[in-house]
RNA sequence: GUAAAUAUAGUUUAAUGGUAUAAAACAAUAAUCUGUGACGUUAUAAAUUGAGGGUUCAAAUCCCUCUAUUUACC
Numbered sequence: 001g002u003a004a005a006u007a008u009a010g011u012u013u014a015a016u017g018g019u020a021u022a023a024a025a026c027a028a029u030a031a032u033c034u035g036u037g038a039c040g041u042u043a044u045a046a047a048u049u050g051a052g053g054g055u056u057c058a059a060a061u062c063c064c065u066c067u068a069u070u071u072a073c074c
Base pairs, nucleotide, nucleotide: 001073002072003071004070005069006068007067010026011025012024013023018057028044029043030042031041032040050066051065052064053063054062
């Protein structure tokens, strides 16, 4: 330089273009439980879906550009 893939909560993953507050597990915080701790149970917070545009009545999802990471080729 060329081509492709990925980017969603602190972490790991979901979510046919279609409704409501983007779902779950682990982790975190609080309460409960216990002589104490762990486990268990209950509750809570945490995402403007990498950034910016476009298409659409409607975009995490489709299109374009950019950024970061990864892979292949040169």

Source information: Predicted 3D model of a 74-nucleotide RNA (transfer RNA) from Phaeocystis rex. Its Rfam family is "tRNA". Rfam links the family to the GO term triplet codon-amino acid adaptor activity. By type it is a transfer RNA. RNAcentral holds the sequence, with entries from ENA. The gene name in the source record is trnH. Model confidence (mean pLDDT): 80 of 100.